Source information:
Predicted 3D model of a 498-nucleotide part of an RNA (large-subunit ribosomal RNA, domain I) from Pseudoalteromonas nigrifaciens. The prediction has a mean pLDDT of 86. RNAcentral holds the full RNA, with entries from ENA. The source organism's lineage runs through Bacteria, Pseudomonadota, Gammaproteobacteria, Pseudoalteromonadaceae and Pseudoalteromonas.

Context: one part of a larger RNA
RNA sequence: CGUACACGGUGGAUGCCUUGGCAGUUGGAGGCGAUGAAGGACGUAUUAACUUGCGAUAAGCCUAGUCAAGCUAGUAAAAAGCACUUGAGACUAGGAUUUCCGAAUGGGGAAACCCACCUGCUUGCAGGUAUCGUUAACUGAAUACAUAGGUUAACGAGGCGAACGCGGAGAACUGAAACAUCUAAGUACCCGUAGGAAAAGAAAUCAACCGAGAUUCCGAAAGUAGCGGCGAGCGAAAUCGGAACAGCCCUUAAGCUUAUUAUGUGUUAAUGGAAGGCUGCUGGAAAGCGCCACGAUACAGGGUGAUAGUCCCGUACAUGAAAAGACAUUUUAAGUGAAAUCGAGUAGGUCGGAGCACGUGAAACUUUGACUGAAUAUAGGUGGACCAUCAUCUAAGGCUAAAUACUCCCAACUGACCGAUAGUGAACCAGUACCGUGAGGGAAAGGCGAAAAGAACCCCUGUGAGGGGAGUGAAAUAGAACCUGAAACCGUGUACGU
Numbered sequence: 001c002g003u004a005c006a007c008g009g010u011g012g013a014u015g016c017c018u019u020g021g022c023a024g025u026u027g028g029a030g031g032c033g034a035u036g037a038a039g040g041a042c043g044u045a046u047u048a049a050c051u052u053g054c055g056a057u058a059a060g061c062c063u064a065g066u067c068a069a070g071c072u073a074g075u076a077a078a079a080a081g082c083a084c085u086u087g088a089g090a091c092u093a094g095g096a097u098u099u100c101c102g103a104a105u106g107g108g109g110a111a112a113c114c115c116a117c118c119u120g121c122u123u124g125c126a127g128g129u130a131u132c133g134u135u136a137a138c139u140g141a142a143u144a145c146a147u148a149g150g151u152u153a154a155c156g157a158g159g160c161g162a163a164c165g166c167g168g169a170g171a172a173c174u175g176a177a178a179c180a181u182c183u184a185a186g187u188a189c190c191c192g193u194a195g196g197a198a199a200a201g202a203a204a205u206c207a208a209c210c211g212a213g214a215u216u217c218c219g220a221a222a223g224u225a226g227c228g229g230c231g232a233g234c235g236a237a238a239u240c241g242g243a244a245c246a247g248c249c250c251u252u253a254a255g256c257u258u259a260u261u262a263u264g265u266g267u268u269a270a271u272g273g274a275a276g277g278c279u280g281c282u283g284g285a286a287a288g289c290g291c292c293a294c295g296a297u298a299c300a301g302g303g304u305g306a307u308a309g310u311c312c313c314g315u316a317c318a319u320g321a322a323a324a325g326a327c328a329u330u331u332u333a334a335g336u337g338a339a340a341u342c343g344a345g346u347a348g349g350u351c352g353g354a355g356c357a358c359g360u361g362a363a364a365c366u367u368u369g370a371c372u373g374a375a376u377a378u379a380g381g382u383g384g385a386c387c388a389u390c391a392u393c394u395a396a397g398g399c400u401a402a403a404u405a406c407u408c409c410c411a412a413c414u415g416a417c418c419g420a421u422a423g424u425g426a427a428c429c430a431g432u433a434c435c436g437u438g439a440g441g442g443a444a445a446g447g448c449g450a451a452a453a454g455a456a457c458c459c460c461u462g463u464g465a466g467g468g469g470a471g472u473g474a475a476a477u478a479g480a481a482c483c484u485g486a487a488a489c490c491g492u493g494u495a496c497g498u
Base pairs, nucleotide, nucleotide: 001497002496003495004494005493006492007491008490009489015483016447017446020418021417022415023414024413025412026411027410028409029407030406031160032159039101040100041099042055043054044053046078049075050074051073061095062094063093064092065091066090067089070082071081072080106115107114108113116129117128118127119126120125121124131157132156133155134154135153136152137151138150139149164195165193166192167191168190175182179229205212206211216243217242218241219240220239226234227233247399248398249397250343255336256335257334258333259332262329263328264327265326267324268323270319271318272317276292277291278290280289281288293310294309295299301313302312303311348372349371350370351369352368353367354366355365358384379394380393381392382391383390434441435440454482457469458468459467460466
C1' cells in the first nucleotide's frame, strides 16, 4: 500500500411525518376613503429585543348578549397581581379613544419634520384655514347698463384596491421558411371611467313569398359560405337545439332611490348532544390481541404514551340573539324619472378613412373628417352593385332584471395534487438576510422525547472545548451539532498478500 471482515468518524441521501402550499366545488362578499383610507413611522406591558394587539384612555376603555373558573398574547420563565358565581377572563355586536406621516387638504418639506394665522373660552386646549366643480348670495373693472374678476356659504369630488367591463389611443418581435399588402392584433403597453357585474336590449331586425318576433350566453350549422401577395393565413350568418326570459316611457308613466312600519328568512357568539368494561395477554404506554356488551338521523374528521363508533374535542339531529347588518314581501312619506312640439344640418350624396369574416372589390350595410343636402305616413329605410315588382320594418329621444365574465377577500368542503432540491420566492419572524446609486434582484434554513423527566452530584481540563462516571428515560449510538442515518471521503482493530 492492497484485499477481506468487524467497529467507528464525516456526511445528510432515503423512509416516515406535516404546521405550509397547489387546484377546485358550494355559498357569501364584491369595496375602503376628507366621519381622513390602503400603507407606514414612532410609541405602548413589571419588559432589553422581536412578533401580535393597541394608540398618550395605548396587549387596552364603555354598553349589550353568550360562555365562564380560571386569568394577566407568543418566544419565556419569574415576580407582582386580578377573579372564584356580588363574574376575572374569553367570544360576538355596537360605541369611545385613535400620536405623526400618507389623497394629506393652513404654508413649507429631504414622508413620519419645520413654521403660521383666525375664532372661542376654562390661558393651554378645542375648532377652523388646500384645490377643483356645482349652486346661491354679496360685491365689482376697463365701460353707462352689464360682463370679466373678487369674497363668502352649502354640497360634491380627489386617493387606494386582484381580476372581470366599456370607451380612447395603440406597437414590435413573430409567421409568410427573405419581405413591402397581409399576419402577430385591435394583442401587449398607456389613458379615461363604472359596476357587482358591465355592455347590449324591445326591430327603420331577419327571412323569403313560408314565416320568425328585444338582448346576452352555450352547443351545432362549420373550419362550411366567403375573404386572402387567392400566399401565410383570416373566417361568418340564416337556421336548429338549449340557458334565461319582461317589457316599457316621452303634456306625464312604468319604474327607481332614500327614509320608515310590520312580518318572515338568513348572517355575525353559542347550547344540548347516544353508547364499554375486564383484578385477561403483550408492551414503557393499549386505542392492538382475547372475552363478553352497547349506541347509531351520530362508523365525517382530529386528539389521546401503537391502530378508539362507545376516553376527549367533535359529528347527525335539535335549539338559540339583547344588539347590528343583509334579503324578500308590506305600510307611509319624500325625492327622482323630467329630455323632447315622434326626434334636420338628420337620412341620403361626393371625396378621404374606419368597422363589419369581407384586404376597393360588382361592395351593399354601419360609422364619420371635409363639402353638400331631402321627404316627413298619399312619407321613409331595408332585403349585399343597380332597377322594377313584392315583402318587411319605422332611423335621427330614453329606461330595463335574468341567463354571462371575474375573485384581492370570508366560510365550509373536496383532491388517482406536493410532501421540505417538492409544493408559493417564502411550512422556519421572507419579500426577510444579502446584492445594487437606483429601477430592481433575492436566498438558505422543518423533525429530541409520550412527557424536559433537557442530565443533580463526582472526575479530567484553560473557572475551556470536549469527554468519562452517576442519574432520567422504553431507548441517550434519542443529549439538544438531538427520528431514520445511504454513498462519496477518512480512520481503528484483526487476518492475509507484497